[in-house]
RNA sequence: AUGGAAGCUUGCUUCCAGGCGUCGAGUGGCGGACGGGUGCGUAACGCGUGGGAAUUUACCUUGUAGUGGGGGAUAGCCCGGAGAAAUCCGGAUUAACACCGCAUAAUCUCUACUGAGGAAAAGGGGCCUCUUCUUGAAAGCUCCUGCUAUUAGAUGAGCCCGCGUUGGAUUAGCUUGUUGGUAGGGUAAAGGCCUACCAAGGCGACGAUCUGUAGCUGGUUUGAGAGAAUGACCAGCCACACUGGGACUGAGACACGGCCCAGACUCCUACGGGAGGCAGCAGUGAGGAAUAUUGCACAAUGGGGGCAACCCUGAUGCAGCAAUGCCGCGUGUGUGAAGAAGGCCUGAGGGUUGUAAAGCACUUUCAAUUGUGAGGAAAAGCUUAAGGUUAAUAACCUUAAGUCUUGACGUUAACUUUAGAAGAAGCACCGGCUAACUCCGUGCCAGCAGCCGCGGUAAUACGGAGGGUGCAAGCGUUAAUCGGAAUUACUGGGCGUAAAGCGCGCGUAGGUGGUUUGAUAAGUUGGAUGUGAAAGCCCCGGGCUCAACCUGGGAACGGCAUUCAAAACUGUCUAACUAGAGUAUGGUAGAGGGAAGUGGAAUUUUCGGUGUAGCGGUGAAAUGCGUAGAUAUCGGAAGGAACACCAGUGGCGAAGGCGACUUCCUGGAUCAAUACUGACACUGAGGCGCGAAAGCGUGGGGAGCAAACAGGAUUAGAUACCCUGGGAGUCCACGCCCUAAACGAUGAGAACUAGCCGUUGGGGGUAUUAAACCCUUCGUGGCGCAGCUAACGCGUUAAGUUCUCCGCCUGGGGAGUACGGCCGCAAGGUUAAAACUCAAAGGAAUUGACGGGGGCUCGCACAAGCGGUGGAGCAUGUGGUUUAAUUCGAUGCAACGCGAAGAACCUUACCAGCUCUUGACAUCUUCGGAACUUUCUAGAGAUAGAUUGGUGCCUUCGGGAACACAGUGACAGGUGCUGCAUGGCUGUCGUCAGCUCGUGUCGUGAGAUGUUGGGUUAAGUCCCGCAACGAGCGCAACCCUUGUCCUUAGUUGCCAGCACGUAAUGGUGGGAACUCUAAGGAGACUGCCGGUGACAAACCGGAGGAAGGUGGGGAUGACGUCAAGUCAUCAUGGCCCUUAUGGGCUGGGCUACACACGUGCUACAAUGGCAGGUACAGAGGGUCGCAAACUCGCGAGAGUAAGCUAAUCCCUUAAAGCUCGUCGUAGUCCGGAUUGUAGUCUGCAACUCGACUCCAUGAAGUCGGAAUCGCUAGUAAUCGCGAAUCGCUCUGCUACGGUGAAUACGUUCCCGGGCCUUGUACACACCGCCCGUCACACCAUGGGAGUGGGUUGCAAAAGAAGUGGCUAGUCUAACCU
Repeated sequence: AUGGAAGCUUGCUUCCAGGCGUCGAGUGGCGGACGGGUGCGUAACGCGUGGGAAUUUACCUUGUAGUGGGGGAUAGCCCGGAGAAAUCCGGAUUAACACCGCAUAAUCUCUACUGAGGAAAAGGGGCCUCUUCUUGAAAGCUCCUGCUAUUAGAUGAGCCCGCGUUGGAUUAGCUUGUUGGUAGGGUAAAGGCCUACCAAGGCGACGAUCUGUAGCUGGUUUGAGAGAAUGACCAGCCACACUGGGACUGAGACACGGCCCAGACUCCUACGGGAGGCAGCAGUGAGGAAUAUUGCACAAUGGGGGCAACCCUGAUGCAGCAAUGCCGCGUGUGUGAAGAAGGCCUGAGGGUUGUAAAGCACUUUCAAUUGUGAGGAAAAGCUUAAGGUUAAUAACCUUAAGUCUUGACGUUAACUUUAGAAGAAGCACCGGCUAACUCCGUGCCAGCAGCCGCGGUAAUACGGAGGGUGCAAGCGUUAAUCGGAAUUACUGGGCGUAAAGCGCGCGUAGGUGGUUUGAUAAGUUGGAUGUGAAAGCCCCGGGCUCAACCUGGGAACGGCAUUCAAAACUGUCUAACUAGAGUAUGGUAGAGGGAAGUGGAAUUUUCGGUGUAGCGGUGAAAUGCGUAGAUAUCGGAAGGAACACCAGUGGCGAAGGCGACUUCCUGGAUCAAUACUGACACUGAGGCGCGAAAGCGUGGGGAGCAAACAGGAUUAGAUACCCUGGGAGUCCACGCCCUAAACGAUGAGAACUAGCCGUUGGGGGUAUUAAACCCUUCGUGGCGCAGCUAACGCGUUAAGUUCUCCGCCUGGGGAGUACGGCCGCAAGGUUAAAACUCAAAGGAAUUGACGGGGGCUCGCACAAGCGGUGGAGCAUGUGGUUUAAUUCGAUGCAACGCGAAGAACCUUACCAGCUCUUGACAUCUUCGGAACUUUCUAGAGAUAGAUUGGUGCCUUCGGGAACACAGUGACAGGUGCUGCAUGGCUGUCGUCAGCUCGUGUCGUGAGAUGUUGGGUUAAGUCCCGCAACGAGCGCAACCCUUGUCCUUAGUUGCCAGCACGUAAUGGUGGGAACUCUAAGGAGACUGCCGGUGACAAACCGGAGGAAGGUGGGGAUGACGUCAAGUCAUCAUGGCCCUUAUGGGCUGGGCUACACACGUGCUACAAUGGCAGGUACAGAGGGUCGCAAACUCGCGAGAGUAAGCUAAUCCCUUAAAGCUCGUCGUAGUCCGGAUUGUAGUCUGCAACUCGACUCCAUGAAGUCGGAAUCGCUAGUAAUCGCGAAUCGCUCUGCUACGGUGAAUACGUUCCCGGGCCUUGUACACACCGCCCGUCACACCAUGGGAGUGGGUUGCAAAAGAAGUGGCUAGUCUAACCU
C1' cells in the first nucleotide's frame, strides 16, 4: 500500500494487524592460525642443503553419486529476581543452511569373510504445460549459489634421514623408557609417543655428559684471494606474545588484540567481588651517548567477508621530523697592477695576503615571484551488439561499442613570467709518520699527545695571529669490524743461542709406507640430469635531463643428489718378487747389566814398644790435642768405604750412567760369507717401564767425608768464605719419590749432497822379523767447499736438500704461580689460568767506556835519597762570621801570595749623605759666543754667585774649521742579568802519542781493514810482514839560547908584547894577539870500528872530538773531553733600568775577627849566633830619573852637588866563602813576635790604614801526630843581587848569578797515561746499572668477625587449572524400550 475495529462531525480521527528501509541486539555462516611486531628461549633435525614415506589439507580445480522423509528444542523479545558492578538466575513463547534421528549409498570403515556400521540443507531467478483457473496455491522443466559422500590435482602443513652448523677436557664417563624386540593403546600419520612383558643393551677421545654464549640462512662489511667479523633494512624458516602451566574450538592453534588456572604488577569497588596485558600504528614515562608524527588515504598494490554494489584493513600508498647514508646541483663568470688600503713578516730595501678586492663587462641554474599543467587510472558497474557453449533466444565465457564515474600525495613533476650578483662556506690540520711555516704570548706553568714525544726565557709540537694544506654542505672526534698482521702461517711461520724438542725407551689406537700382475671402482677425473627461491653482487640493455635509484635479460651461485663413462695414481681384493726389515751359521771388542766371592795400598780406632815437649792449623792466629806422655816411629789387631798407576776429545749403554780381580747368569752392537722368511716397516696421542743427586719409610752398617749445630778467627756486622770439632746423610737390603744447565740447550726414521787430517773395533790386499802403506765398514774427534743462518756458527755425526710421524711456541711481568683434578707417607710433582701492570723484555754482533781481568810498556808514580809542609810566631789568600758596606769573580786535581806587575784619597765596581738629568763620553740639529784666564765669597766638596784680562785661525767675504755654553729630541750611559744563547782568549788530560781521510777490499748492517802482528824507539820513530795502497793533523826537524873553534870588526870594552906615567889604577901613546862584544860560518850525521840482531830497523861497546846518540834549556800543545773558566779585559744576541740599576762629590768600606784551611817568611841554633878583617858575579834599570864624592846624623836619612840619554856615569859595599876572636847547650850572646816612646821618608793627606830607623821590651818556639809536597845534575839544598807595577809600600811574582850534593836494586805494590786482548745486564758510559726490606696510605687485588642476592645439583613435602581413565550420585527434550 492494504486489511480490520471503534468513534462519530460521513470523511476524518484513534487503535490493531501487516509491509519496507536505516541504526542497534541476537541466532547462524565464513574469517579472527593471514597480514603486522619482537629475538626471550633454543647448540636443537632449530636452521641450511639434499633425499625419504607412514599422513592430512577449509577456500580453489576436476571426475562420480546423492540432496528422500521426519522430529524436539533454544537465543533474541517479554515478565520476574540477585548484585555496587562485571554478570548471573527463574518463568513463558519462537525461527533457521543451528541441533537430532529414520531411509538409502560407495572402489568408504571394520570383519571371525558370514556380515556389520555408515551422510546430507536448503536458498534464489526464469520458463512453459496440466488442473481449480480471478488473485493465489500445487506439480513439472531449467539456471545459479549452497549441502553430503567420494576420486584425482594444486596449495599449505605435519613426520623421518645423510651432511654442515660456537667456546670450555681445570666437564671423562653418560643413560633405566634408557637401547632393542613382542603385544596392545594412542595420533591425521611412522615411532618407547605411552603401557605390559622379554633381552641388556645404547652413546662416548672422530669429544658423549655437563657448562658458558647465541635465533639460523640468502646475504652484509672487509680482504688480491683464502679467510675474518657480522646477521640492521629486504626475503625464507623458527621461536615468542606480562611470567609459568593447560586444554577447548577448528581444515589448520595449544591461538599477540580467544578461554581456564597459578604468580607478579596496574586499575575499579558499596570490601562481598571484579577488570587488564602496545615484542601492532601513533603516543607517554623511565633508562640511556642516542633513535621520529597521538598526520592523510584506501586513489594504487594486496588481504578478509559478500552474488554483487559495497564494507573492513595503522598491511600498504603517501606526507611530517633528523645532513643518518648515497647521488646530483648551487653559493657566480670574464677582465682587472696604482701590485690600493688594512693585516702579517722583514735583513727596513722589501716580501706576502694577491687578480684576491674595488672598478668595468656579462650570465641567472637553485631559492623567491606569475601563470600553465602531464603521468601514476587499469578496471569494476550499467546498456547494447556479435561470437563460442548448450536442447535453449537461460546462465556462463570472449570481443566490440556506448554510458557512468574513481587521485591521499598535490600549491606534484615539468614548462613559463618578473627582478637582481642579488639570498647561500664551513670544518680539521700544518714536529716526524703526513700534504702544509712564521711572529707574538707562556716559561716542566698553562697545556698538547694516535705512536715517538713537546713545554724548565729565543717552542714550526702549548694559546693567539698572519699565511698555508686537505676535504667540502659538510668536517673533525669517539665507539666498533676487517685490512695492513706471513702477528695462529690451508694458501703462508717457526723450535742450537731470540718463545719453543717430552730426561730416555718399549709400544696401543691413529697417520704414513718397497717392486710387479690381474680385478674392483670407495677416493680421483670427465659428461649428462635435477636442485641450488626471489632480491643482492657481476655483465649487457632500458627508464627517470645525469647519477643515486628503478627495471628486462644473462651469467654466477665453488654445493648436494642421481646417472653414464675412464682406470693413470691412492685405497681394497688377488697372485708373485727381494733391494726395506728380520732369522740362522762363524768370529770380534767392550768400566753394558745382575749376583756371589777374593785382594792390596791408604785413612781412622785400639793394644804393645821406642821416645820427649810440643803437635795441629793459618794470610796471620786462636779454638782443639798433649807431661794422665800427644805429634813422630815400629809391630799386632779391628772395621768400613773407595779402587792410585794403566787412563786416552779411548770403550760400552736408549738415557740416567758404568772403572781393583775371579766365577756364574744375562742384554745389545759390529764384521765376513752364504742360506732362509717375504713388507713382517717407520713414527707413535693415551698407556707401561727405566730414570743422577738430594729427600722419605723399615731394618742393618758407620772408617773417612760432612748439611744442621758448637767453638775460634775475619769483619762495622759475618747467622758466610778460613780453622777446630761434629751428629743426619753418604754405604747395604727392600719400598717410595720422578725432578736437574736430565745439554749437543739440537725428537725419531729414511734418502741425497766436495774433500783433507787423526783415532777405537772388524774384514781384505801389498809386503814383512817387527813395522809400514792401501781399500772397506761400524763408531768417535778436528778443519773445511757448496748450501743454510739475524749473526754467532753448522757443514755426510748438518743447523744443507727432501719425505713420514710425534712433541712444543705465539710480547715482558704476574707465573710454571692460584684454584680444581690426578699422583705421593711427606717433601712435593704433574696438568695449568685470570685480574692487574709495562712499552718493552729478548738474541747475535759493533764501537767505546769500565773491571779489586790478563799481557806489554812509560812517568820523581813507587822504591832509593835530599830538603820541606802539617806543631810556633808573623805575612798573604780563602771559607765562615760580623757589618750600613765588608764590591765582584775563581771552588777537587785544573779555586785559595788566583784576576790584583803593587785598595791611605784616586783606583772602586760596595755603603751613608749631598747633588745633576740630552747627561762625565759620541753623532745630528738650532741659537748666540773665540778658546782661555785672574781674583773673591758660600759650602765637606761637587757646585753656585760675583769679578779680571782676552777678541784668535782660514776665506772666493757668502762663510768655514776647532773649542766652550745654552735649548729641543733622536739618543747616550749601565763593572745590571744570562759564560747553560755566543765570539775571542785561557786552563786541563798532555808535549801523552795519538787522531783521521781518499780509493780499494771484507761484512745484510753498525762497522772492520789500513792503525793489527814480529822487532825497535822518547815517539803511529823506523824496519820487516800483511787486502791493502797512499795521504793529512800530530812526533821529529826547521826557530831562539847555551857549550867549542874560525873569519870579519875594534869603542865606551880588552892589554900579551913595546913605550910613558902614578902611591895605585888601560891612566896615556899605541896594539888587534887574548878576554869580550855582535854579525857570519864550521861542527854531531849512529858518519867510523867491533859485537848482537833476521843480510833489516835498531841496540851495546869503543875510537876521535869542546860536545855522542834528542848535547842542555826554551818557544812550539793534534782530533777532542770537562755545557771547565771568563758577559768585571774586549766584543756580542736576548732581557732589564732611563730625574736612575746612569753621572758627580765628601766620608767610610774592600784592612773587621770566637774560628777553620791553603801558600809562604823567620826560627827553634855550634855545619850556628855575634864582632873585626878580607875575596870573587851575572843580568838588569836610570833625565818628571839614577845620583858619585864631600859634610851632618848612632840610624832611617838630610844638605850640597860632579857625572850620565849610558860596554863611558850612577844604582853597586854582592852574600854565603876565607881568616881571626868570642859564646859552650842555656829558652841562651838562639829566636825575634808584641808593646812603649822617639824619629825619618813619600804624599794634598799616613787616625781608621804605609814603609823604614834608634832606644827599650823579649811571646811562642828545643825540629813538629795522622797525613802530605818538591826534586835525577850545574839539579835539590843554600846564598845574595836585579827588575816589572810604582809618589810610598813586597816575606809575593819574575829574572840573574855564587857555592854545590845524595840516590835510582828495580817495576811487586799506590797514582796517572799508552797499545793489544778478554768479560759486561754500562752508553748523561762504574760518581754506571741495579736488588730487597721499611716508613705512609687503602684506589685496585687478596684475607677478614660477618651480611644480602642469584644460578644449579640431590632429596622431600604440598599441589591449581586441565586431559584421560575408573567408581558413585544426580539430571535429561528430540532417538530406543
Small-subunit ribosomal RNA from an uncultured prokaryote, 1377 nucleotides, folded computationally.
Rfam family: Bacterial small subunit ribosomal RNA. Its family is annotated with ribosome and structural constituent of ribosome in the Gene Ontology.